[in-house]
Predicted 3D model of a 59-nucleotide RNA (Fluoride riboswitch aptamer (crcB RNA motif)) from Candidatus Izemoplasma sp.
Its Rfam family is "Fluoride riboswitch aptamer (crcB RNA motif)". Its family is annotated with response to fluoride and positive regulation of gene expression in the Gene Ontology.
The sequence was found by an Rfam model in a public genome assembly.
The coordinates come from a structure-prediction model, not an experiment, and the mean pLDDT is 80.
The model forms 100% of the base pairs in the Rfam consensus.
């Protein structure tokens, strides 16, 4: 210096935060869809809670 393995740790799953769980990645994983438009859905990978946004109704 190169290669491989192991251990620990970390990152990440289209828009914020937290908990649980699952998958993926080790410099990659990841960066939505289509009719490509003055276009469309969604704060989750999944579950729960909070915040923001939107619609309807009531006080």
């Nucleotide at each position: 210096a190169u290669u491989a393995u192991u251990u620990a740790a970390g990152g990440u799953g289209a828009u914020g935060g937290a908990g649980u769980u699952c998958g993926c990645c080790u410099a990659a994983a990841c960066c939505g869809c289509c009719a490509u438009g003055u276009g469309c859905u969604g704060a989750u990978g999944a579950c729960u809670c909070c915040u923001a946004c939107a619609a309807a109704u009531g006080a």